[in-house]
RNA sequence: GCAGGAGUGGCGGAAUGGUAGACGCAGCAGACUCAAAAUCUGCCGUAGCGAUACGUGUGGGUUCGAAUCCCAUCUCCUGCA
Numbered sequence: 001g002c003a004g005g006a007g008u009g010g011c012g013g014a015a016u017g018g019u020a021g022a023c024g025c026a027g028c029a030g031a032c033u034c035a036a037a038a039u040c041u042g043c044c045g046u047a048g049c050g051a052u053a054c055g056u057g058u059g060g061g062u063u064c065g066a067a068u069c070c071c072a073u074c075u076c077c078u079g080c081a
C1' cells in the first nucleotide's frame, strides 16, 4: 500500500430497517437481619428542577423511519504484498 472484519452504558453483550440498549456482571436505594452475607423489589447513557432534547467510534447521505443500508474518515485485529 491492497483486501476483509470489529467499534453499542462502568464491563461483557443482544438487537440485521419499525418502542435504542434485551440479558448478565458491577454500582445505588429499599425490604429482610441484632448486624452482615444471601435473597427479593426498584433504579442505573448525557444535559436539564421539569416538560423535553440528544445519544450505537467520528462526519455526511438514503429513507416516513437507520445501531442496521450507502460514502468518507479514525482506531484496533487478520490476511496479502
Base pairs, nucleotide, nucleotide: 001080002079003078004077005076006075007074010025011024012023018064027043028042029041030040031039045054046053047052057073058072059071060070061069